Transfer RNA from Paramuricea clavata, 74 nucleotides, folded computationally.
RNAcentral holds the sequence, with entries from ENA and Rfam.
Its Rfam family is "tRNA". Rfam's curators write: Transfer RNA (tRNA) molecules are approximately 80 nucleotides in length.
Lineage of the source: Eukaryota > Anthozoa > Octocorallia > Malacalcyonacea > Paramuricea.
Model confidence (mean pLDDT): 81 of 100.
[in-house]
RNA sequence: AGCCUUAUAGCUCAAUGGUUAGAGCGUCUGUCCGGUAAUCAGAAGGUUACGUGGUUCAAUUCCCGUUAGGGCUC
Repeated sequence: AGCCUUAUAGCUCAAUGGUUAGAGCGUCUGUCCGGUAAUCAGAAGGUUACGUGGUUCAAUUCCCGUUAGGGCUC
């Protein structure tokens, strides 16, 4: 210098372009217990990396650019 790939909840990850973005773990509250853990029920937690970007009736999803991480080539 060029190419590929990834970025979504505190962590690990889902989500055919389609109308409230979900799950597990974790956290908190309740249930249960003499007490803790486990179980069960519920809750909180999101600017989907960034852009007064593009396409579209509609973008987490497609396209472009930027940034960051990983990989390959030189």